[in-house]
């Protein structure tokens, strides 16, 4: 300096023909137990990395920008 892919919940991951955002883990609460752990049922928790475009509507499409991973000279 070039290429390509990512960026969503505390972590790790989904979310196609553009039409209110989710699951497991986790965390908090309750229930079970003499107690914890496991299991059960609830619950809180997000300006979808930022900034513009286009559209009646963007996580989705386009275009800088930033962060991090890989490869190339």
């Nucleotide at each position: 300096u070039c290429c390509c892919g990512u960026g969503u919940a505390g972590c790790u991951c989904a979310g196609u023909u553009g039409g209110u955002a989710g699951a497991g883990c986790a965390u908090g609460g309750c229930g079970c137990u003499u107690g914890c752990a496991a299991c059960g049922c609830c619950a809180g928790g997000g300006u979808u990395g930022u900034g513009g475009g286009u559209u009646a509507g963007a996580u989705u499409c386009c275009c800088g920008c930033c962060g991090g991973a890989g490869g190339g000279c």